[in-house]
Context: one part of a larger RNA
């Protein structure tokens, strides 16, 4: 000077507690360990590995196995030498195919006529390659403490010195925020503001967007207007700015006034010094080392998808705040041209088949819970919906290994779950749908989006992180 303490004082966090839902029980999906395998490719491993790399393994992706194949290579420069434009269509046979032997069409450019450019076959060689190892040689990127309030420096002064002082103290604050005092004075990275966003007015601007008046129509349809909604530009608005109490006459706190909004208004974006030899050589970069007729390079085909089993994280359930028929009303974020697909129409459906629009505020994907009628009355049922049969449907060369869907029929466990645990403090939990990225296809995952929407917080003694300062130490 840190570290550490089952010392000690203050404070702080959904941390505890109040509360409302879960997870641990069942069934399915997912990712893992584990075992099986020819191969089940690799990596992540407390908290920060395990719906994680993967924003989508049939083929390919693919790094794995197994079987044929190629050896200057699939790819790059660069010597020689041989043809010719090269490439490109179309086609026979052999093969799983890669590929191997064929056959037809078509066939430059510039020129000093030497040759060059272009490409293709062959030689030899420097050399390509390599998702081979080393993330404890490394760059970049992340990930965690933790959006926690620290982390430091010049000059001065103490100390023989490591160092200390500033940064402690008294108040305050989300905050080393600020005020006061102080051998300190100052400063920089951080905190704060500055940057989007939501909310509230004001102008500018009305077209695909709106309709208050007037007229029109099935219909903001068309005249017509641009007030209003709403869209996108630009302002303005909140600062403890006012009033009261309390502080030390401070910073502050408390209450109150106007206001759409108070005391950081709500939320994102931003992650200091450094910590875990944290995580990646399989994004990309690279250093060493290893392989070179192979650990490289192409092809079918299998595998990553197996299953006595065990975890993680999910979905959907156990019903009656439901379940099922019927009627029925409101969104937003977003996406579309090899695309969205209105609208008839066939099909009990998934989906066909014809097609109006729309390169989009113009057309189109595009709601559901919710509400009202009825019906079922505590059962393994009209709960639940797995597994299985059959028949279909679509994307696709191809759904066997392995793809979604759809009808019809089967109708498994499951009657709220030990011990343990996880999340959230408001438009939040809960529940309800819906978009979109990958993506021919394929969403229960993951990002986002709007509907409906509570219940608690008395408090800080307890568990868990953290942050200041003191103490103790045979730790470094």
């Nucleotide at each position: 000077u840190g570290a550490c303490g089952g010392g000690g004082g203050c404070c702080c966090g959904c941390a505890c507690a109040a509360g409302c839902g879960g997870u641990g029980g069942a069934g399915c999906a997912u990712g893992u360990g584990g075992u099986u395998u020819a191969a089940u490719u690799c990596g992540a491993a407390g908290c920060a590995a395990c719906g994680c790399g993967c924003a989508g393994a049939a083929c390919c992706u693919u790094a794995c196995c197994u079987a044929c194949c190629c050896u200057u290579g699939a790819c790059a420069u660069g010597u020689c030498u041989u043809g010719g434009a090269c490439a490109g269509a179309u086609u026979u046979c052999a093969g799983a195919g890669a590929u191997g032997a064929g056959a037809u069409c078509c066939u430059c450019u510039c020129u000093u006529c030497g040759g060059a450019g272009c490409c293709a076959g062959g030689a030899a060689c420097a050399c390509a390659g390599g998702u081979g190892c080393u993330g404890c040689a490394u760059g970049g990127c992340u990930g965690u403490c933790g959006u926690c309030a620290g982390c430091u420096c010049g000059u001065g002064u103490c100390g023989u010195g490591a160092g200390a002082u500033g940064u402690u103290g008294g108040g305050u604050u989300a905050a080393g925020u600020c005020c006061c005092g102080c051998a300190a004075c100052g400063a920089g990275c951080g905190c704060a503001a500055c940057c989007c966003u939501c909310g509230c007015c004001u102008u500018u601007a009305g077209u695909u967007g709106c309709c208050a008046u007037c007229a029109u129509u099935c219909a903001g349809u068309u005249g017509g207007g641009c007030a209003c909604u709403c869209u996108a530009g630009a302002g303005g608005g909140a600062c403890u700015g006012c009033c009261g109490g309390u502080g030390a006459u401070a910073a502050g706190c408390c209450g109150g006034a106007g206001g759409a909004a108070g005391g950081u208004g709500g939320g994102g974006a931003u992650g200091a010094c450094g910590u875990c030899a944290a995580g990646u050589c399989c994004u990309c970069a690279u250093g060493g080392c290893c392989c070179u007729u192979a650990c490289g390079g192409g092809u079918a085909g299998g595998g990553c998808u197996a299953c006595a089993c065990a975890c993680g994280u999910g979905c959907u359930a156990c019903a009656a705040u439901g379940g099922u028929g019927g009627u029925g009303a409101c969104a937003g974020u977003g996406g579309g041209c090899a695309g969205c697909g209105a609208c008839a129409c066939a099909g009990u459906g998934a989906u066909g088949u014809g097609a109006u629009g729309c390169u989009a505020a113009u057309c189109u994907c595009u709601a559901a819970a919710a509400g009202c009628c009825a019906u079922c009355u505590c059962a393994g049922u009209u709960c639940a919906g797995a597994u299985u049969g059959c028949a279909c449907u679509c994307u696709g060369c191809a759904a066997c290994u392995c793809g979604a869907g759809u009808g019809c029929a089967u109708g498994a466990a499951g009657u709220u779950g030990g011990a343990a645990u996880c999340g959230c403090u408001a438009g939040u939990a809960a529940u309800c749908g819906c978009u979109a990225a990958u993506c021919a296809g394929c969403a229960g995952g993951u990002a986002g989006c709007g509907g409906u929407g509570a219940a608690u917080a008395c408090g800080u003694u307890c568990c868990c992180g953290g942050g200041c300062c003191u103490u103790g130490u045979a730790c470094a």
Annotation:
A computed fold for a 476-nucleotide part of an RNA from a wastewater metagenome, annotated as small-subunit ribosomal RNA, 3' major domain. Its mean pLDDT, the model's own confidence on a scale to 100, is 82. Rfam family: Bacterial small subunit ribosomal RNA. Its family is annotated with structural constituent of ribosome and ribosome in the Gene Ontology. The full RNA is in RNAcentral, with records from SILVA.